Description: Model confidence (mean pLDDT): 80 of 100. A computed fold for a 105-nucleotide RNA from Darwinula stevensoni, annotated as SAM riboswitch aptamer (S box leader). The sequence is in RNAcentral, with records from Rfam. Taxonomically the source falls in Darwinula (Eukaryota, Opisthokonta, Ecdysozoa, Podocopa). It matches the Rfam family "SAM riboswitch aptamer (S box leader)". Rfam's curators write: The SAM riboswitch is found upstream of a number of genes which code for proteins involved in methionine or cysteine biosynthesis in Gram-positive bacteria.
C1' cells in the first nucleotide's frame, strides 16, 4: 500500500517551537487562519475500537489500566442512484469515496 467487518449527526482545552497555509482528492460553495494556518513537543481531555481486570448480568454493563484513535463547522455542505412532497426547491433512504478500529493474507 491491498481486503473484509464495524462504526462515522454526541463529546474533548492550554502552553511551547514553527511562520502561511487549512477544512481527504477533483469541481462549486462556505468557513478558519498574524487574535498565528499545517506541522512538532508537553500537559489535559474525550470515549469509537482491542486487550486486561473487573462490578454485575443472561435481550445486560458502571469502574481501572493498557494499544490506537479523537479534541471548530453534520466526515463543514454538495456531486452518483431512487422516493416523497406544498415541485425547477426541499425532505429523505441507498451508494461511492473518504476516516477510525479489528482481522486477514
Nucleotide at each position: 500500500a491491498c481486503c473484509u467487518u464495524a462504526u462515522u449527526u454526541u463529546g474533548a482545552a492550554a502552553g511551547g517551537u514553527g511562520g502561511a497555509g487549512g477544512g481527504a482528492u477533483u469541481g462549486g460553495g462556505c468557513c478558519c487562519u498574524g487574535c498565528g494556518a499545517a506541522a512538532c513537543c508537553u500537559u489535559g481531555g474525550c470515549a469509537a475500537c482491542c486487550c486486561a481486570u473487573g462490578u454485575g448480568c443472561u435481550u445486560a454493563u458502571g469502574g481501572u489500566g493498557g494499544g490506537u484513535g479523537c479534541c471548530a463547522c453534520g466526515u463543514c455542505c454538495u456531486a452518483c442512484u431512487c422516493u416523497u412532497u406544498u415541485u425547477u426547491a426541499a425532505a429523505g433512504a441507498g451508494g461511492a469515496a473518504g476516516a477510525u478500529a479489528a482481522g486477514g493474507a